[in-house]
């Protein structure tokens, strides 16, 4: 040296998280490299750090090391871009408020501004009047007897002449019913272009004396005040882009270097 059977490794990694600390399931990257059971209010170890069963390759193109190149990713750091926030400040704007007759509009010799009087409209008391209800007036109905007049027939007193009583019948009332446009009169009020009268008096409508050319803050401009809504200045924060300046981590590639056992010829 060759053969043959076997072990050890290996059968994906890596990042944030989380954890005393290692690894798992979960979430991202890279990629395609066994299975089953167990797991985020977790599961299973304990610095040699998933546990339990089962399987494939097996001493090298395949396992370890180590240096190169490197997808990728994760932090810094610097610019740009959005989008949001804090802070200053009124001689950038805007707004608002007072004030100002310069301008504009409005009004005014069919009479301004100031003054001066007087009525309305508010409240209030009294009358009216309405409105509404009630009583009266008026008409008509209306009494077997216990309502009047008049009393037919009957009845009573009388010797007669006459007298008395009185049903019923008519007529007129009384209580009551029914009506009532007008008229008398009483109550009541969320009524009134009405009257008289007292009070109120900011405001709005009005009417006159006197004056004799202005008034008028509605616009614009002006003053002054106040506002941090806008713009401007400083500061921070998320997110996105891009330089990539450092940093760590990295599949995968390539090099180079290293590692057992048996047995048999």
């Nucleotide at each position: 040296g060759u053969g043959u059977g076997c072990u050890a490794a290996g059968c994906g990694g890596g990042g944030a998280g989380u954890u005393a600390g290692c690894g798992g399931u979960g979430c991202c990257c890279u990629g395609u490299a066994c299975c089953u059971g167990c797991a985020a209010c977790c599961c299973g170890c304990u610095c040699c750090a998933g546990c339990a069963g089962g399987g494939c390759c097996g001493a090298a193109u395949c396992c370890c090391c180590u240096u190169u190149c490197c997808c990728c990713g994760g932090g810094u750091u610097g610019c740009g871009g959005c989008u949001g926030u804090g802070a200053g400040g009124c001689u950038g704007c805007g707004u608002u408020g007072c004030g100002c007759a310069a301008g504009g509009a409005g009004u005014g010799u069919u009479g301004a501004a100031c003054g001066c009087c007087g009525g309305g409209u508010c409240c209030u008391a009294c009358g009216c009047a309405a409105u509404g209800u009630c009583g009266g007036u008026u008409u008509g109905u209306g009494a077997a007897c216990c309502a009047g007049g008049u009393c037919a027939g009957g009845u009573c007193c009388g010797a007669a002449a006459g007298g008395a009583a009185g049903c019923a019948g008519c007529c007129u009332u009384a209580a009551a019913c029914a009506a009532u446009c007008c008229c008398c009169g009483g109550c009541a009020u969320g009524u009134g272009c009405c009257g008289u009268g007292g009070g109120a008096g900011c405001g709005c409508c009005u009417g006159g004396c006197a004056g004799g050319a202005g008034c008028c803050a509605c616009c614009u401009a002006c003053g002054c005040a106040a506002u941090g809504g806008c713009g401007c200045u400083c500061g921070g924060a998320a997110c996105c882009g891009u330089a990539u300046u450092c940093c760590c981590a990295a599949a995968g590639a390539a090099a180079g270097g290293g590692u057992g056992c048996a047995c048999a010829c």
Molecule: Bacterial large signal recognition particle RNA
Organism: Candidatus Omnitrophota bacterium